[in-house]
RNA sequence: CUUUGCUCAGAGCAAACCUUGGGAAACCGGGGGACGCAGAGCCACGAGGCUAAAUUUAUCAGCAGUGCCCGCCACGGAAGCAGGGUGGAAACGCUGUUGUUAGUAUACGCCAGUCGAGCCGCCAAA
Numbered sequence: 001c002u003u004u005g006c007u008c009a010g011a012g013c014a015a016a017c018c019u020u021g022g023g024a025a026a027c028c029g030g031g032g033g034a035c036g037c038a039g040a041g042c043c044a045c046g047a048g049g050c051u052a053a054a055u056u057u058a059u060c061a062g063c064a065g066u067g068c069c070c071g072c073c074a075c076g077g078a079a080g081c082a083g084g085g086u087g088g089a090a091a092c093g094c095u096g097u098u099g100u101u102a103g104u105a106u107a108c109g110c111c112a113g114u115c116g117a118g119c120c121g122c123c124a125a126a
Stems, first nucleotide, its partner, number of pairs: 002126004012037002017032006035113001041119002045116003048111003055105001056103003060099008069088005076081001
């Protein structure tokens, strides 16, 4: 230097769970704790997976405005009805906005103990 790796020794890491903190969540940090790990060391480059705050759609409710809406007046007319003036937001519809609930899609979020790549590396044997 290369290859192989639990086989020796000295080391190392730390799943679930509990607790505490951060986060919308996935998940991450501290403490405890060990399921396991030859790299369960670092790294978000590739693949794969997780979450969906925000964005977006719909329902419901409130608020504001509004009309081929509603009320009144006058005129024309056989009537239906059209047009004009004026007022209203109670009912119906529409536009905007705020909130609640539910859902689809989506990462700039997350996973290195999902796999691969890259980098660094303890010990033993050849």